The part of an RNA shown here (small-subunit ribosomal RNA, 5' domain) has 512 nucleotides and comes from an uncultured bacterium.
[in-house]
Context: one part of a larger RNA
RNA sequence: GAACGAACGCUGGCGGCGUGGAUAAGACAUGCAAGUCGAACGGGAUCACGUUUGUAGCAAUACAAACGUGGUCUAGUGGCAAACGGGUGCGUAACACGUGAGUAAUCUGCCGGGAAGUGGGGGAUAGCUCGCCGAAAGGCGAAUUAAUACCGCAUAUGGCCAGGGCCGACAUCGGCCCGCAGCCAAAGUCGCAAGACGCUUCCUGAUGAGCUCGCGGCCUAUCAGCUAGUUGGUGAGGUAACGGCUCACCAAGGCGAUGACGGGUAGCUGGUCUGAGAGGACGACCAGCCACACUGGAACUGAGACACGGUCCAGACACCUACGGGUGGCAGCAGUCGAGAAUUUUUCACAAUGGGGGAAACCCUGAUGGAGCGACGCCGCGUGGAGGACGAAGGUCUUCGGAUUGUAAACUCCUGUCAUGCGAGAACAAGAAAGUGAUAGUACCGCAAGAGGAAGAGACGGCUAACUCUGUGCCAGCAGCCGCGGUAAUACAGAGGUCUCAAGCGUUGUUC
Numbered sequence: 001g002a003a004c005g006a007a008c009g010c011u012g013g014c015g016g017c018g019u020g021g022a023u024a025a026g027a028c029a030u031g032c033a034a035g036u037c038g039a040a041c042g043g044g045a046u047c048a049c050g051u052u053u054g055u056a057g058c059a060a061u062a063c064a065a066a067c068g069u070g071g072u073c074u075a076g077u078g079g080c081a082a083a084c085g086g087g088u089g090c091g092u093a094a095c096a097c098g099u100g101a102g103u104a105a106u107c108u109g110c111c112g113g114g115a116a117g118u119g120g121g122g123g124a125u126a127g128c129u130c131g132c133c134g135a136a137a138g139g140c141g142a143a144u145u146a147a148u149a150c151c152g153c154a155u156a157u158g159g160c161c162a163g164g165g166c167c168g169a170c171a172u173c174g175g176c177c178c179g180c181a182g183c184c185a186a187a188g189u190c191g192c193a194a195g196a197c198g199c200u201u202c203c204u205g206a207u208g209a210g211c212u213c214g215c216g217g218c219c220u221a222u223c224a225g226c227u228a229g230u231u232g233g234u235g236a237g238g239u240a241a242c243g244g245c246u247c248a249c250c251a252a253g254g255c256g257a258u259g260a261c262g263g264g265u266a267g268c269u270g271g272u273c274u275g276a277g278a279g280g281a282c283g284a285c286c287a288g289c290c291a292c293a294c295u296g297g298a299a300c301u302g303a304g305a306c307a308c309g310g311u312c313c314a315g316a317c318a319c320c321u322a323c324g325g326g327u328g329g330c331a332g333c334a335g336u337c338g339a340g341a342a343u344u345u346u347u348c349a350c351a352a353u354g355g356g357g358g359a360a361a362c363c364c365u366g367a368u369g370g371a372g373c374g375a376c377g378c379c380g381c382g383u384g385g386a387g388g389a390c391g392a393a394g395g396u397c398u399u400c401g402g403a404u405u406g407u408a409a410a411c412u413c414c415u416g417u418c419a420u421g422c423g424a425g426a427a428c429a430a431g432a433a434a435g436u437g438a439u440a441g442u443a444c445c446g447c448a449a450g451a452g453g454a455a456g457a458g459a460c461g462g463c464u465a466a467c468u469c470u471g472u473g474c475c476a477g478c479a480g481c482c483g484c485g486g487u488a489a490u491a492c493a494g495a496g497g498u499c500u501c502a503a504g505c506g507u508u509g510u511u512c
Stems, first nucleotide, its partner, number of pairs: 001512004006508005013381006019374002026337003030334003035080003040077002043074014087292003097216007106209002111205008119153001121151002129142005158184003163178006188197003218264003225255003230252008267289004271282004294315005317328004345371001347370003353367001354365004384414004394405004418453001420448004456501005461482003467496005477484002
C1' cells in the first nucleotide's frame, strides 16, 4: 500500500447492487418449511333434482323416510412424491476431492424410440358397526366390505437358463445365432363413442448412480519400524457389480527414509486476496463434489436411503402424566436463551423461475421471487451556484503598526439534484387469445414551494501533507518506530489556524 463475512470509538443525508451467527455440530417456546390424486377403491357428510311410500288436510300443499341421479367436501385403503429442493462443516489426510482413464465387473423409477400383450379366477383387510382396556398416547376382540391392494391359473412376442457355433477382444468374458428340460407377466379408470390415460414383458436411448486405477494437493522423525483377515491362493457365501466384502482351509506373505505406522491440523475444488511475476495466504457469498442430521448402532420400504422434518434399539437431555406410562429432536425459514468483540424480520407472494402430485381445474412449495433491518462492503449523488470589502463583527496571534480566519459571512440575483407535498403511474407476463402482478401506488414522469432538512473524523517533532498561543513542569500524560515531558514543549492538555480523507474517518485484529 492492498484486502476483509470484520469488531470497536466518534459521526451520519439519499439511492443502486451486494452482503450479514466466523464463537456453543450449545439448548430450544411458537408458527410455518411435503404433499397430492375422488378420473384407483368402498364408505361417510352435505346440497340439488327425481321416484315411491307414510302422516295431516276435502284438495292444492306441507312435513318425514327410503331409493336413484348429479355436484361439493372428505377420515381410511391404494398410487406417486417424500432419496429432490433447503441447512451445516462434526467427522474425514481418505480414491474424500481435482484431473485423466476403465467398467468386457454394474444398476437406473419417471422420460424418449421400438416390439408384443392386457384372458380368466380366488381369499382377505383397513374403513364402518358393536364390545372391551387405557388419564393420555394408543391398543385388543367380534361381525362385515372394496380396489390399479394381495395371491393362484392360462398365454410367452420375449426374458432367465445347461450346452453348441460364429465373431470380437483384455484370461476370466462380451456380442450375435441355435437352444434341451424348466421357470417368469398384467389393472384397470374416464368417455355416448372414437379414443385417452394407465398396466405387463423385452430391446434400446437419455439421465443419474455404484465400483476400480494413474497422477496431484498440510505439518511432524522429540513418531522407525507397522501388519493375523494381515498379504496371496483354493472353495463357498454375499452384492446390481469386481473384490478378504464375509467365511472354511492352505501358504507366509504385505507396507516402509521416494517416510510406512503414529501424532497434530483440516471438508476438497472452481476460485478469492496479495504480488511485476514467481510465490505466499485463504476456501465467506456463488457453483461442483463429499460428509453429517441430539449421541451411538441397526436394518425396513423402495428404482434410488441405511433416510434432517421415517422406523427400531441404547444413551444423555427436556416435556406431559391419573405415577401405570407416554412424547420430542430448528446444522430448514423466521424467532428465543446462552456463550461471545460480533452477525438481521416470529414479513409479503406463489405474479415470475423451478419442483412434487393431478387428465385437468388446481393444490402444495420459508425452494424461489420480493420487501424489512445493519454505512457491513462497493459504486453513484447531494449538503447549493454566481456576484459580493484594499476586507464588518467576533475569535486568534501580534514587534501594537498590523496579520489571519476571509469572498468566508452578511447582502443581491439564481437553481431545484436529493428529501417533502400533490397528480399521474409501469415493465418484470412468455404461449393463438383471454385472464392473472407479491414486488407496488415502488421506479419513472409532471406540477408546487423554499437554500430551506443534510459534515464529520483523524492528524499537524521526523518518517508524513499540515504551526502558533496558553496551561502543565520527568507531574499529568503521549507513543507505530525513533522518542517527547525536569519553567519559554510546533511531540502532553486546551484554543485558534492548517493539512488529509469525506458520509465517512480513525483504532484494533488477520493475510500478502
Rfam family: Bacterial small subunit ribosomal RNA.